[in-house]
Molecule: transfer RNA
Organism: Chloroflexus aurantiacus J-10-fl
RNA sequence: GACCCCGUAGCUCAGUGGAUUAGAGCGUUUCCCUGCGGAGGAAAAGGUCGUGCGUUCGAAUCGCACCGGGGUCG
Numbered sequence: 001g002a003c004c005c006c007g008u009a010g011c012u013c014a015g016u017g018g019a020u021u022a023g024a025g026c027g028u029u030u031c032c033c034u035g036c037g038g039a040g041g042a043a044a045a046g047g048u049c050g051u052g053c054g055u056u057c058g059a060a061u062c063g064c065a066c067c068g069g070g071g072u073c074g
Stems, first nucleotide, its partner, number of pairs: 001073007010026004028044005050066005
C1' cells in the first nucleotide's frame, strides 16, 4: 500500500431481507426479604448504534469518505 472482518448500555453480545418505540445476560442503584448478608424477590437508571455526509416518506440496517481494532497478501 491492496483486500477482508469487526466497532450497538460500564462489560460480553443479539438485532444487519429498512418501519412496533433499540434489546438480552452480567454489572450498578433503590426497595422487599433475612438474625446479618455478597444468597433470594421486585423495580429503575444507563445508548446521539465509531464519526461525518448522502439515498429514502422512514436508516443500527443501504452507499461514500474518514477514525480505531484485528487478519491475509505484497